[in-house]
RNA sequence: GCCGCUGUGGCGGAACAGGCAGACGCAAGGGACUUAAAAUCCCUCGAUAGCAAUAUCGUACCGGUUCGAUCCCGGUCAGCGGCA
Repeated sequence: GCCGCUGUGGCGGAACAGGCAGACGCAAGGGACUUAAAAUCCCUCGAUAGCAAUAUCGUACCGGUUCGAUCCCGGUCAGCGGCA
């Protein structure tokens, strides 16, 4: 230099040929149970704004296509592998 694969919450990891983004698990927070703990059970758990209801944004980054993109297209970055 060329080719391929990968990049999604704090972590792992789903989302079948474009249609509610974050399932499920781990971790974390709150509660129940307990003399107290462990275990178990229930709830919460992306960001920003807000007292809240809620609103907007959010799939490595920047663009494009589309009514609509994690998904398709172009470019960039990073990691891994192969070839030279």

This is a predicted structure of an 84-nucleotide RNA (transfer RNA) from an Oscillospiraceae bacterium. The source organism's lineage runs through Bacteria, Bacillota, Clostridia, Eubacteriales and Oscillospiraceae. Rfam family: tRNA. From the family's description: Transfer RNA (tRNA) molecules are approximately 80 nucleotides in length. The family's RNA type in Rfam is transfer RNA. It was read from a public genome assembly.